[in-house]
Context: one part of a larger RNA
RNA sequence: GAACGAACGCUGGCGGCAUGCCUAACACAUGCAAGUCGAACGAAGGCUUCGGCCUUAGUGGCGCACGGGUGAGUAACACGUGGGAACCUGCCUUUCGGUUCGGGAUAACGUCUGGAAACGGACGCUAACACCGGAUACGUCCUUCGGGAGAAAGUUUACGCCGAGAGAGGGGCCCGCGUCCGAUUAGGUAGUUGGUGGGGUAAUGGCCCACCAAGCCGACGAUCGGUAGCUGGUCUGAGAGGAUGAUCAGCCACACUGGGACUGAGACACGGCCCAGACUCCUACGGGAGGCAGCAGUGGGGAAUAUUGGACAAUGGGGGCAACCCUGAUCCAGCAAUGCCGCGUGAGUGAUGAAGGCCUUAGGGUUGUAAAGCUCUUUCGCACGCGACGAUGAUGACGGUAGCGUGAGAAGAAGCCCCGGCUAACUUCGUGCCAGCAGCCGCGGUAAUACGAAGGGGGCGAGCGUUGUUC
Numbered sequence: 001g002a003a004c005g006a007a008c009g010c011u012g013g014c015g016g017c018a019u020g021c022c023u024a025a026c027a028c029a030u031g032c033a034a035g036u037c038g039a040a041c042g043a044a045g046g047c048u049u050c051g052g053c054c055u056u057a058g059u060g061g062c063g064c065a066c067g068g069g070u071g072a073g074u075a076a077c078a079c080g081u082g083g084g085a086a087c088c089u090g091c092c093u094u095u096c097g098g099u100u101c102g103g104g105a106u107a108a109c110g111u112c113u114g115g116a117a118a119c120g121g122a123c124g125c126u127a128a129c130a131c132c133g134g135a136u137a138c139g140u141c142c143u144u145c146g147g148g149a150g151a152a153a154g155u156u157u158a159c160g161c162c163g164a165g166a167g168a169g170g171g172g173c174c175c176g177c178g179u180c181c182g183a184u185u186a187g188g189u190a191g192u193u194g195g196u197g198g199g200g201u202a203a204u205g206g207c208c209c210a211c212c213a214a215g216c217c218g219a220c221g222a223u224c225g226g227u228a229g230c231u232g233g234u235c236u237g238a239g240a241g242g243a244u245g246a247u248c249a250g251c252c253a254c255a256c257u258g259g260g261a262c263u264g265a266g267a268c269a270c271g272g273c274c275c276a277g278a279c280u281c282c283u284a285c286g287g288g289a290g291g292c293a294g295c296a297g298u299g300g301g302g303a304a305u306a307u308u309g310g311a312c313a314a315u316g317g318g319g320g321c322a323a324c325c326c327u328g329a330u331c332c333a334g335c336a337a338u339g340c341c342g343c344g345u346g347a348g349u350g351a352u353g354a355a356g357g358c359c360u361u362a363g364g365g366u367u368g369u370a371a372a373g374c375u376c377u378u379u380c381g382c383a384c385g386c387g388a389c390g391a392u393g394a395u396g397a398c399g400g401u402a403g404c405g406u407g408a409g410a411a412g413a414a415g416c417c418c419c420g421g422c423u424a425a426c427u428u429c430g431u432g433c434c435a436g437c438a439g440c441c442g443c444g445g446u447a448a449u450a451c452g453a454a455g456g457g458g459g460c461g462a463g464c465g466u467u468g469u470u471c
Stems, first nucleotide, its partner, number of pairs: 001471004006467005013343006019336002021301001026299003030296003035062003040059002043056005069254003079178006087171003092167008100134004109124006140149003154159001180226003187217003192214008229251004233244004256277005279290004307333001309332003315329001316327004346376004356367004380412001382407005390398001415460005420441003426455005436443002
């Protein structure tokens, strides 16, 4: 000098665009953040012009694995980059073929009943695109090549469903190289290293198991310890480099702590389940409920970081044939000079160089065209009126916002730091090694340009200084 997710002190007019718990991955009151489909199904209630319509608890389908948060853990194929073979893939696109015949249940519901509650139990009834069996099989899978196995969901259409091929996009796995500090960490390793056979998986593999062999890694730093999410990027710098990883984007990991699986195309699943633990809450003491590192918000910690706001209008997501519903994603608004950028706080004229202040050699000098006065202008702000784009036809939260027009009136709008040298800017008074200043050198003990005040000056300006951190 530059930079900052900054904080603190003094000060503070407006707008645009950004940004805003870096600390306790501390604990959380309350509300909202994932539903939807009646064109899958029975039923109940309501309305009825008897045509039907509306509402929905339940069964069923799809979604809830996305989106959103956080950075605890992780030095690792986690990430970056370049390759690889032994894989999976709902919805979407495309191609081929099919969509046949039956069956038994069960929730809802009804009756009875347990419990404080959460939540159940027994018996009885019923439907489906829920479940099961048979038939069929172009293609598919297995095969000893003889053969064997496996499907569907209805329907008036619409929309679907089943078997298979290809694609797109997505994902799992493996490898080369790169990726912090410590040797005051030098040896580490028994499923350890390899093989054979098997199990398991969508798939390769000690991933797991049985047997066999004795290997494997390491001063080119193994192992151990510490620290840390990684990257695109960001800051700085002429560059090389150094530092960093907020916001935005990609990947990873986590969801009270630890473990586990279930369902599913996909999870070992933030607002799912089970077990254990800590904590909190309810209880009739028998037993139950919970998980903000979603958006707001509260307590706490801290130098320090915002509203318990509006809307689905747009973009996108889920469901639905659709109408539409849901969406704290998102778009907006609110708060904060936190940052960047822009604008204003007036312009011209005005010398008896007014008054006052300060200094003075008492003559004067300076503040200073500064003020007043005169002549103008009206950005921003204020008042009134009109009023968007964003929305290809309808639909606008923002918003009576931006913008436009008219009006009044200089009117409502300047501070902060510094003035010994470095470093731009000097005098007077007070103080007297005191009080104090200070980034370094150093000032202050009676004339202090260095302390405090004033006048004057310098710098920057809605900011200016200080502190912290990086280059």